[in-house]
Molecule: FMN riboswitch aptamer (RFN element)
Organism: Fulvimonas soli
RNA sequence: CGACGUCUUCAGGGCGGGGCGGAAUUCCCCACCGGCGGUAGGUCCUUCGGGACGAGCCCGCGAGCGCCUUCGCCGCACGGCGGAGGGACAGCAGAUCCGGUCGAACGCCGGAGCCGACGGUCACAGUCCGGAUGAAAGAAGACGGUU
Numbered sequence: 001c002g003a004c005g006u007c008u009u010c011a012g013g014g015c016g017g018g019g020c021g022g023a024a025u026u027c028c029c030c031a032c033c034g035g036c037g038g039u040a041g042g043u044c045c046u047u048c049g050g051g052a053c054g055a056g057c058c059c060g061c062g063a064g065c066g067c068c069u070u071c072g073c074c075g076c077a078c079g080g081c082g083g084a085g086g087g088a089c090a091g092c093a094g095a096u097c098c099g100g101u102c103g104a105a106c107g108c109c110g111g112a113g114c115c116g117a118c119g120g121u122c123a124c125a126g127u128c129c130g131g132a133u134g135a136a137a138g139a140a141g142a143c144g145g146u147u
Stems, first nucleotide, its partner, number of pairs: 004144007016030004031127002033116002035061004042053004056114002064092002066089001067086008096112005118130003
């Protein structure tokens, strides 16, 4: 230094103005936001070895819903509601084009677009409330022990 084990800590942002209306941070106009790992022709630093940062919509992952298992309650039953678990399922899980430069652009420059779980709500929610003081992709660190 690297692989491994145990533990600890950390690990999501955003409705401001106006309109209609009895009622909307939910509709309409303008606005605002972008988890984690990877990739890298950009930017910065450099002892010239290299280092730091760099994509919502390129490749993956996560939470959520669905699905499966199981328990409880209701029901004659199909089924419904609630709890726990799984990830062997990947169905929802989303969304980008045009022009330019170049040997080469999915990432650079310019422009125009698009997307955003579930439940709730006097009215339809990426931005409000709730599950959630949860879970988690992962990040950092401590210790152990092996080479």